Context: one part of a larger RNA
RNA sequence: UAAUCCUUAAGGAACUCGGCAAAAAAGCAGGCGUACCCUUGGUAUAAGCCUUGCCCAGCCCCACUCUUCAGAUUCUAUUAUGAAUUUUGAGAGUAAGUUCCAAAAUAACCUACACUCUAAGACAUAGUAGUUUUUGAUGAGUGGAGCUGGGUCGCAGCGACUGACCCCUCCCGACUGUUUAUCAAAAACUUAGGUCCGUGCAAACCCGAAAGGGACUGUAUACGGGCUGAUGCCUGGCCAGUGUCAGAAGGUUAAAGCUCUUUGCGCAAGCUCGGAGCUCAAGCCCUGAUGAACGCCGGCAGUAACUAUAACUGUCCUAUGGUAGCGAAAUUCCUUGUCGUGUAAGUUACGACCCGCACGAAUGGCAUAACGAGUAGGGGACUGUCUUAAGGAUUAACCCGAUGAAUUUACAUUGACGGUAAAGAUGCCGUCUACCCGCAACAAGACGGAAAGACCCUAUGAAGCUUUACUAUAGCGUGUCAUUGAUGCAAGAAUCUUUUUGUUUAGCAUAGGUGGGACUCUUUGAAGGGCAGGCGCUAGCUUGUCUGGAGAGGUCAGUGAAAUACCACCCUGAAAGAUUUUUGUUUCUAACUUCAACUUAACCAAUUGAAAGACAGUGGCUCGUGGGUAGUUUAACUGGGGCGGUUGCCUCCUAAAUGGUAACGGAGGCGUUUAUUAAGGUGGGCUUAGCUCGAAUGGAAACCGAGCUGGACGCGCAAACGCAAAAGCCCGCUUAACUGCAAGACUGGCACGUCGCGCAGAUACGAAAGUAGAAGUUAGUGAUCCGACCAUCCUUCGUGGAAGGGUGGAAGCUCAACGGAUAAAAGUUACUCUAGGGAUAACAGGCUGAUCUAGUCCAAGAGUCCAUAUCGACGACUAGGUUUGGCACCUCGAUGUCGGCUCAUCGCAUCCUGGAGCUGGAGAAGGUUCCAAGGGUUUGGCUGUUCGCCAAUUAAAGCGUUACGCGAGCUGGGUUCAAAACGUCGUGAGACAGUUUGGUCCUUAUCUGUUGUGGGUGUUCGAAACUUGAGUGGGUGCAUCCUUAGUACGAGAGGACCAGGAUGCAUGGACCUCUGGUGUAUCCGUUGUCGCGUCUGCGGCAUGGCGGAGUAGCUAGGUCCAGUUAAGAUAAACGCUGAAUGCAUAUAAGCGUGAAGCUGUCCACAAAACUAGGUUUCGUUGCUUGAAAUAUAGCGAUAAGUUCGGGGAAGACUACCCCGUAUUGCCUAAGUUAAUUUGAUUUUGCUGUAGCAAUACAGUGAGAAAGAAUUGAUGGCGGCGCAUAGGUUGCAGGUGUAAGCACAGUAAUGUGUUGAGCCGAGCAAUACUAAUCAACUGAAAG
Repeated sequence: UAAUCCUUAAGGAACUCGGCAAAAAAGCAGGCGUACCCUUGGUAUAAGCCUUGCCCAGCCCCACUCUUCAGAUUCUAUUAUGAAUUUUGAGAGUAAGUUCCAAAAUAACCUACACUCUAAGACAUAGUAGUUUUUGAUGAGUGGAGCUGGGUCGCAGCGACUGACCCCUCCCGACUGUUUAUCAAAAACUUAGGUCCGUGCAAACCCGAAAGGGACUGUAUACGGGCUGAUGCCUGGCCAGUGUCAGAAGGUUAAAGCUCUUUGCGCAAGCUCGGAGCUCAAGCCCUGAUGAACGCCGGCAGUAACUAUAACUGUCCUAUGGUAGCGAAAUUCCUUGUCGUGUAAGUUACGACCCGCACGAAUGGCAUAACGAGUAGGGGACUGUCUUAAGGAUUAACCCGAUGAAUUUACAUUGACGGUAAAGAUGCCGUCUACCCGCAACAAGACGGAAAGACCCUAUGAAGCUUUACUAUAGCGUGUCAUUGAUGCAAGAAUCUUUUUGUUUAGCAUAGGUGGGACUCUUUGAAGGGCAGGCGCUAGCUUGUCUGGAGAGGUCAGUGAAAUACCACCCUGAAAGAUUUUUGUUUCUAACUUCAACUUAACCAAUUGAAAGACAGUGGCUCGUGGGUAGUUUAACUGGGGCGGUUGCCUCCUAAAUGGUAACGGAGGCGUUUAUUAAGGUGGGCUUAGCUCGAAUGGAAACCGAGCUGGACGCGCAAACGCAAAAGCCCGCUUAACUGCAAGACUGGCACGUCGCGCAGAUACGAAAGUAGAAGUUAGUGAUCCGACCAUCCUUCGUGGAAGGGUGGAAGCUCAACGGAUAAAAGUUACUCUAGGGAUAACAGGCUGAUCUAGUCCAAGAGUCCAUAUCGACGACUAGGUUUGGCACCUCGAUGUCGGCUCAUCGCAUCCUGGAGCUGGAGAAGGUUCCAAGGGUUUGGCUGUUCGCCAAUUAAAGCGUUACGCGAGCUGGGUUCAAAACGUCGUGAGACAGUUUGGUCCUUAUCUGUUGUGGGUGUUCGAAACUUGAGUGGGUGCAUCCUUAGUACGAGAGGACCAGGAUGCAUGGACCUCUGGUGUAUCCGUUGUCGCGUCUGCGGCAUGGCGGAGUAGCUAGGUCCAGUUAAGAUAAACGCUGAAUGCAUAUAAGCGUGAAGCUGUCCACAAAACUAGGUUUCGUUGCUUGAAAUAUAGCGAUAAGUUCGGGGAAGACUACCCCGUAUUGCCUAAGUUAAUUUGAUUUUGCUGUAGCAAUACAGUGAGAAAGAAUUGAUGGCGGCGCAUAGGUUGCAGGUGUAAGCACAGUAAUGUGUUGAGCCGAGCAAUACUAAUCAACUGAAAG
């Protein structure tokens, strides 16, 4: 520090998006008592109030057992009485009926039937004895349930555990239920109920290639599909569009059929290329119906006696113009609409209003009790959510012993600032800082780690989904042919036969055409007339029949285009009949299909029968329908993409004096026109326009004259260039707006494109030279493929032809996305995926600074007067890098995004506090400007908010930077995945900087950085202490009141400067005496249960079980303290003296005053301050090695220190501090004594050398010896030292009267012994236990 827990003073939601989380309260049981509303069931355990332990007594109830008493009763035996017409009597059984409220059962009565007993006395009545069962009462006991009264203890009696917090209001959904296993439990789905549509059974519908199966062994009260979603009140208008359904007309319409015709071939049969007409289906057109089918449900203007509004009026459009109900709503953009309630304060909430951007009636409207881990608002209770934190427990963390991963990793000797840089540097440049290395921590950076960004864009990437995208297709519908036969009727067509029809005008009149024709018809009955039918142009024509009884018509004439009788062949329309054929319909049965019987295996076959029937079914062809299914398409440019715009050609500018040259730079055009009075060719001629002056009507402008300018005019159209020998205007003649070619050039990436000398032919004009292959020039356009047309001395799959092909010409594309992907093509994805991109957007940075903010200059004006107290237009110039932008430079093999919390940091353009100038400054309060960044700069209501508004304070409630500071620190309310809903848009899939509800925040810290804490080394001998302070950091605040003084000032009201004092707030530091908190075992109480055999007394567990207190320690909300004040240098400002400039001037030389600011004063750290400082004290020696040395090496001793051990209000570890054998201790001078070693000197023996010798010298042996040294013992006085922890004892302090015993009481319990017993950390005393034994480091002599 984290996690999981326990407790918390005062306040009590002030926290926060939100009472999230947590806590507390309530809880069980008994008694009482319960509102609104309501679908009368509920709501409801509503809410709310009271009680609860233990002991004793009484009462009452229940169960059981026993005692006694009194009844009833079964059976047996017996006594007495009565008693049976042996077809009787009695009993019980079965069945029917009747009675008692319906029904049932039982009972009773009655009837029938069979059975049993009975004069050996059944049966009935009464009695006795025994026995069985049972009722009541009484008394006693046991167990259980309860009531009442009394007593008794504690802080607390459901004493622990367990066991709803409650209320008010809105929205949505009726409810219980279901769902995205693994981020969404919901308002989504379902649901009962409602409604529509389909379906008559070989059902619709579904699965299947089919057979077959499901539906269903069901049958319209059934099954399937769609919508809505309990219930209540309701469900308006529109059928124009789309869909569905219906419709014997008509139009259109495929294959097929029929008829005719046509091309080519062939001797022919016939085959073949085409065409026309007729017949003919569904579908579509068409006509209707249909909304609980898809869906839709207006605008403008005027009008009332204030104004406002418009019941009213007019007009336009429409298929109809939104009714009831609701309404700023899950729907309202503006919007925090306005009003009201609630609050101190309410972007939320509730109630209203209605201006409904963009409610609205089964894509249901409105209301609604009950229900909801749903959304929203409020209240009560309660609390560590908060003000504001504190203490405690456990587990991690930390240390030790074991064991032992992963992420990551270009390298690593990995600092700060400023700059630079692919635009944010540990690594580059410059400066600064920095002894080496750990450990524990924190997370600001390493554009940290993790995942080839999911947002965005790109890809002629993918996939899912949609549709009136394109193209197919299953399925379905349709016709025809086959399987496939017969019959009647009706209708039609074609052909044939017969009959008939025919009115312009003129004409006798209803003249169809042509030809023939002079005669024809008539008793086989003419004219005329009656009746009836047909046609009709209303004149008439014609037919039948009756009558009638003998003529009628033509030729001729006349009219006319045509002349009539009569005959023949025909046309138009019609009628009848025959043949062939088509269609419709009727009937039949034998194909085909199905069923039944045979058949109680439902299968197969046969047989028989029934239904249906040439239909259906199946197959071929055909038309239609067909997101049901499939394959695909759905452009590019683009200061990201989308929306918008554009895409080819011409002209100008940009374009930088050849040419060329880009942009979503600035301006315009084209997709032609002209054909005979040509805008073409040619020959000839002419000059436009404007202005001035003059001149009849006559004017600004008509026509006339003169002059001036010079191209301004005009050239079909845009612009540019060009044009007077005109290319402009006029006239004559004309067609060169020709054919075949073409040297050579221009232009261009290519393909295209452009100009053209000249030759040949045939022309036009001109006297001729000559000009002419369209137009003053530059736009007026489309490659290739494909098929068709014209031409052709090309080719021709045995040959000849032909078909076909080639060649030349001209035509067919808004292929306009115009170098044209196909003949043929739209959307959506938030369910998404892949490859890539910082080549390209959203955040941040960078550059810029239009915009923004701030300032300066000028000064028109405002300010009574007066530019500059204050404000300042029109303009001009700067600064900054906080806004909105522009750019697209780092980052798409990831730089996490708004707001809040936490912690800050710097700037100053200063909000307060400090110091000044001016004032339109009397004072007070202000305005404005200058200096100044030391410190400070509130809490709440609403909202996700930043912001803002509001409430209450304040000296003040500053503005900005820091990746719009801060997510390897927290949150996750908003935004921005998947679910769902509303409004709107869309045919739809779906969409919306519109709204609404819900919705996984990972990461063990390597480096830098920062905070702590150590080890090492250095600091020139080693140590122990005490210090100086270069430097660094901290601190720095403000208010109120009183006095001066109710004074100065002021008419008054008001009301000071300066100076002095008191207190408080905020902040900081330390501490625990007090006030409190905690205090996990210090004391006590107490529940349940288990154990110590039982009682008593204790112990364990239940959050320390719960509850009441509480020592030490730690703590704040408790207590104490701090900011002071001299001084110095300054800012703005104000001065002294004083020239330049004989004055003036604060300045130029010189000298002053002057701020919370600066330097110091105050506090802390600090000599690694490598410039490593200063002072004091302590220590500095022996031996070996060695020729020697103050050298080297080694072994010891010393000042001192460490390890080690006991501890600590010190502490992660380390470090720091205290202690480490103690009066039975240690040290010790002088002195005494003992031992050892040594010892100047000295005695003497021997040997050697020198000497003749005495003797001298050297060596050596044995003695003596003052003294010295060391060690040990003793040692008066004296010196040092004398509890570190535990234990024990005492005390303080805490708790609160232990146990045992005695007494009182029926008992619970009480009283006494007793302020008792117990007691962690505190204060003392006391060596009982433990601080053992030991080891190590440690120095120089210039």

This is a predicted structure of a 1342-nucleotide part of an RNA (large-subunit ribosomal RNA, half B) from a Patescibacteria group bacterium. The RNAcentral record of the full RNA draws on ENA. The prediction has a mean pLDDT of 81. Rfam family: Bacterial large subunit ribosomal RNA. Its family is annotated with structural constituent of ribosome and ribosome in the Gene Ontology.